[in-house]
RNA sequence: AGAGUUUGAUCCUGGCUCAGAACGAACGCUGGCGGCGUGCUUAACACAUGCAAGUCAAGGGGAAAGUUCUUUCGGGGAUGAGUAUACUGGCGCACGGGUGAGUAACACGUGAAUGAUCUGCCUUUUAGAUUGGGACAACUUGCCGAAAGGUGAGCUAAUACCGGGUAAGUUUUUGACAGUAAAGAGUUGAAAGGAAAUGGUGGGGUAACCUACCGCUAAGAGAUGAGUUCGCGUCCCAUUAGCUAGUUGGUAAGGUAAGGGCUUACCAAGGCGACGAUGGGUAGCCGGCCUGAGAGGGUGGCCGGCCACACUGGGACUGAGACACGGCCCAGACUCCUACGGGAGGCAGCAGUGGGGAAUUUUGCGCAAUGCCCGCAAGGGUGACGCAGCGACGCCGCGUGAAUGAAGAAGGCUUUCGAGUCGUAAAGUUCUUUCGGCAGGGAAAAAAGGUAUAUGUAGUAACUGACGUAUAUUUGAUGGUACCUGCAGAAGCAGCCCCGGCUAACUCCGUGCCAGCAGCCGCGGUAAUACGGAGGGGGCGAGCGUUGUUCGGAGUGACUGGGCGUAAAGCGCGCGUAGGCGGUGUGGUAAGUCAUUAGUCAAAGGCGGCGGCUUAACUGUCGUAAGGCUAGUGAUACUAUUACGCUGGAGUGUCGGAGAGGAUUGCAGAAUUCCUGGUGUAGCGGUGAAAUGCGUAGAUAUCAGGAGGAAUACCUGUUGCGAAGGCGGCAAUCUGGUCGAUAACUGACGCUGAGGUGCGAGAGCGUGGGUAGCAAACAGGAUUAGAUACCCUGGUAGUCCACGCUGUAAACGAUGGAUGCUAGGUGUUGGUGGUGAAUAGCCAUCGGUGCCGAAGCGAACGCGAUAAGCAUCCCGCCUGGGGAGUACGUUCGCAAGAAUGAAACUCAAAGGAAUUGACGGGGACCCGCACAAGCGGUGGAGCACGUGGUUUAAUUCGAUGCUAACCGAAGAACCUUACCUGGGUUUGACAUCCGUAGAGUCCUGUAGAGAUAUGGGAGUGCCUAGUUUACUAGGAGCUACGAGACAGGUGCUGCAUGGCUGUUGUCAGCUCGUGCCGUGAGGUGUUGGGUUAAGUCCCGCAACGAGCGCAACCCCUACGUUCAGUUGCUACUAUUGAGUUAGGGCACUCUGAAAGGACUGCCAACGCUUAAGUUGGAGGAAGGUGGGGACGACGUCAAGUCAUCAUGGCCCUCAUGUCCAGGGCUACACACGUGCUACAAUGGCAUAGACAGAGGGUAGCGAAGCCGUGAGGUGGAGCCAAUCUCAGAAAGUAUGUCUUAGUUCAGAUUGCAGUCUGCAACUCGACUGCAUGAAGCAGGAAUCGCUAGUAAUCGCGAGUCAGCAAAAUCGCGGUGAAUACGUUCCCGGGUCUUGCACACACCGCCCGUCA
Repeated sequence: AGAGUUUGAUCCUGGCUCAGAACGAACGCUGGCGGCGUGCUUAACACAUGCAAGUCAAGGGGAAAGUUCUUUCGGGGAUGAGUAUACUGGCGCACGGGUGAGUAACACGUGAAUGAUCUGCCUUUUAGAUUGGGACAACUUGCCGAAAGGUGAGCUAAUACCGGGUAAGUUUUUGACAGUAAAGAGUUGAAAGGAAAUGGUGGGGUAACCUACCGCUAAGAGAUGAGUUCGCGUCCCAUUAGCUAGUUGGUAAGGUAAGGGCUUACCAAGGCGACGAUGGGUAGCCGGCCUGAGAGGGUGGCCGGCCACACUGGGACUGAGACACGGCCCAGACUCCUACGGGAGGCAGCAGUGGGGAAUUUUGCGCAAUGCCCGCAAGGGUGACGCAGCGACGCCGCGUGAAUGAAGAAGGCUUUCGAGUCGUAAAGUUCUUUCGGCAGGGAAAAAAGGUAUAUGUAGUAACUGACGUAUAUUUGAUGGUACCUGCAGAAGCAGCCCCGGCUAACUCCGUGCCAGCAGCCGCGGUAAUACGGAGGGGGCGAGCGUUGUUCGGAGUGACUGGGCGUAAAGCGCGCGUAGGCGGUGUGGUAAGUCAUUAGUCAAAGGCGGCGGCUUAACUGUCGUAAGGCUAGUGAUACUAUUACGCUGGAGUGUCGGAGAGGAUUGCAGAAUUCCUGGUGUAGCGGUGAAAUGCGUAGAUAUCAGGAGGAAUACCUGUUGCGAAGGCGGCAAUCUGGUCGAUAACUGACGCUGAGGUGCGAGAGCGUGGGUAGCAAACAGGAUUAGAUACCCUGGUAGUCCACGCUGUAAACGAUGGAUGCUAGGUGUUGGUGGUGAAUAGCCAUCGGUGCCGAAGCGAACGCGAUAAGCAUCCCGCCUGGGGAGUACGUUCGCAAGAAUGAAACUCAAAGGAAUUGACGGGGACCCGCACAAGCGGUGGAGCACGUGGUUUAAUUCGAUGCUAACCGAAGAACCUUACCUGGGUUUGACAUCCGUAGAGUCCUGUAGAGAUAUGGGAGUGCCUAGUUUACUAGGAGCUACGAGACAGGUGCUGCAUGGCUGUUGUCAGCUCGUGCCGUGAGGUGUUGGGUUAAGUCCCGCAACGAGCGCAACCCCUACGUUCAGUUGCUACUAUUGAGUUAGGGCACUCUGAAAGGACUGCCAACGCUUAAGUUGGAGGAAGGUGGGGACGACGUCAAGUCAUCAUGGCCCUCAUGUCCAGGGCUACACACGUGCUACAAUGGCAUAGACAGAGGGUAGCGAAGCCGUGAGGUGGAGCCAAUCUCAGAAAGUAUGUCUUAGUUCAGAUUGCAGUCUGCAACUCGACUGCAUGAAGCAGGAAUCGCUAGUAAUCGCGAGUCAGCAAAAUCGCGGUGAAUACGUUCCCGGGUCUUGCACACACCGCCCGUCA
């Protein structure tokens, strides 16, 4: 010191949350020791029991136990002892201790006053203590009562009580003097009143008496303590605004220690209050404590000061002091005792109990110390206090070991299987022994006082005694504690929280929006660093977390130190009261202010120094700041005040000016409507289109006349006026403000303005008028799914006038008023001065009103002399969103309503400005078979194929808008095959490794549906080495068996992935570096003007360049050239039916290799421009990308594919693997998609007969010939192909026929008979022949393709393939069109711009109702 959180991202505003510190705490887990502190915050709730205030040289009585003596054994004496004890009396009990209920107050704090007072004990000074008297307790005795207690009679003492005398400097009354700001005190005189204990104790003395100490009385002074009064300070609510009759004052009296309405009588009518009275709520106040940089904020437990209280309320008594915590009386509630008549009690003292509560201790020891009370003292008392006990409640200190130790052990966890990590950690080795345990020693806190002895000082006639000194002796609860020493042995001693970000710390497993976490943001829906566990790590450590509370961070109430155009926030606007603030000169005063001096602000605490406990916490001692209050003295700049001035602020006068400023009255013309009359005839009116409505009873239209109300076209303008609301024909009357010039007058008269008061659009309300037009409500007609709307036809309040009320608006410049200062430029309006060839224009200046803009300001947008700039003064207002401008209360109002104005609860946002996208039934420009213009289709029929659905044992799986649906599948009868049923198998059908056995291999039976199982026979290989007879050992490959590592999976996840693909889209886009602009996201470049198929190119430009795309480079095709010439070709010769064959040839065709060719190169025109380019032309085989293909930017769709393949994770392992047979993928009410064939004459059929290209072929293509109606069979020549073959092209052409018909169209379906492939055509193949001859006569809404060798139409080939469901796909050629005016519209896309509350991005967001 900051951080997280609003957004796709940004800046700002703004709230919420976190990190810190603290606590009289509590809760969870854990817990070794010690020191010092601290401990009912709740029920001022109720209390059993014990203790917490007694004591004493006064007084009168006066025991007992025990011990001892004696006895007649009944007792008596002595001692205990004048002791205990009650009573009379003195002092104390008003302190100490507790609590915080009450109290918002002179209660407290601070500073004063007491000249308005008291003060026991204490100190000191002065004087005194004389003379008498009568009682009452105790006690004795009687009575009453359960008790508590009461009562009658009698005796008695005092330092108890009461008289007389004496006395002052005392008290009262009164005279005088001095003095004070004033009143009193003071000094002095007179009169009157007013005291005591011949006490007690000790010593001396025969005694009288003396003496010492303690007491007693009066008076003065002091000290201490207390009472009273005053200034200032001290919480919240105005949704509490008025309160007050002893109330305010006076006179007199009473009362008190003392002033005073403190009390009473009389008189007066005052007193308090917006500077907050009165009322309500809450609360003991302070020193301090916590926090904070400070200013502040919070708090008042422990310790200390003050106050208040003592079961609740009231009262007085005693006393120096009380209206009295452990006193009294009365009343009340509660508890207890009771013989029912009556009594007793008060823990907010210390312990303790119950209760309440999240929660707070022992019914301990001691008066040894410190202090208090009594006492001369000894001493007694003291739950004050000193100690101990309990509680990690807090602070502080210490320990749980140290060094060494790599085989980096075992084990855990992880793993890419190599290893990594826990980890020098452990073990092991060498040491130490704090704390704890055991044992021994062992303090300080103790001094005073007493006693004994000795002695000093003052005093006394003297002694004692008093006050001192020295020596000895005596006193410890804590406690055998602190501390010291010894002994043994690493031995007895670590947890808690956290690990997604904030915030230090990461992996595995489990779970699967479940369980759960969470302070905020947020995690969890099968790969969770966020849940739970584990390993590891981080933090703190005898503690650690959680909860609560306070301050901080929060500049988030802003004094220090904030804001108000759009984020929350300027009152709708004036006038003006209180208040605040206020120009200039001189003098006075000295209140503020400043300086200095004095007093005070207790101690403790805090801070600093030095000390004491081993250290620290703790504590002793010394010092001390800032600041507050009071008093004295001084200064006088500023503020204030006062006196006299000034003219610049303000106002007045004089001379001029502009204006929709206001009020009243009158007048005017145009228009609408209505009425009357004329002309005139069928419509008018209204709308997107209509209808309601009006009109033949004469409308609309038109002419003339009349009535009435309201409003004032043009002028009219970012014009003018007004404080705002607002103001618009003309004229008159009355009237407000304002501007300029002038400088005569006044002389600060000013600014703002809480309350207050006035004005205040529209709508609305009341009363009375008025009502042409318009027009809420209402009615009708339309629109619509509906239409209580928008549109139309009508229409009442109202709009208008007068008077009164209401008092609100996006009453906005969303910008309060006033004053001064701070660059310019350009309009406009009203004045004035100057100038001007003078109605113009120019210059200057004052007042308004606009635009642009510098500095500056601002989050940005923007503002910018009309500030949102720089300053001063005053007022109003704001403090997260919602709830809510709501509720309640109050005020106002006739009402409607207005003003004032919350809380509970809830969210983590709400919001402002700007940015980039996407989007818009926004705009501009452009493109595309996008539309349009055309041609042909689909949708209707039959069939084929695919899909959905349904069915099924299974109908395997995937693909699902465009971008799935003749798609994966370039071909499911078995196989394929993944599915189903059944039958088998388990190291496996397949790979690697190990062991054993066997050569491999071939032929052939049996069972079975087959897989498989089980037999028979033949046979003994290859390489190397040993040994060379026969064999042995090893190796390669193969087979069988066995064991386990493993194989295997078309099982899941395409939302874990790679790769590949589709689509956007062959659309023209997508970016980067540097620079520049912006706080930033980001922009610029890439926008603009042209142009292009194109971000193609040119020009311009704070940009300059570059990359991926476009284009080109590649292939095919269109032209010719060169080279080459068999299987191709044939100008030549011969030959044939035929380039058929032979020879010759390579010119031509063709084949296939190379180079060429096209580049807006040339010409003209157009092109803001000598540009890019466009249009036309020439030449050319080809012309403006010649045609076609390959080629697909950054990205989008969690698009598709785990079933091509690969692959993480998960799952199966006698099965989800694998083998086999059969079945299924071919099902069939139906729906969709893609095709084929048709519906016919541009046609069908028959006959004749012409012309391709590109391909395939040895498990192949297969010729001729022959057979068959045909599919085909037979046959086998030729061909590994420019040679042979598939192979007949078809449409077309010619001729004939059919003649509009469900046909000589169409061919589905079905029957029969066949052919071919193949182990096998039943489920389920294709083809052939004969027969059969269905629907269909051009296809509704809707919809698809195509711009030229294209569409349309015609056939041919290939792949896959045994065959084939191919009518598909991929190729090939033949014939060969029509149309495009154009870009308004539909769809898609690109660029710029604009709006936006969208960003999962319009299939968005979001509102209301219901559940």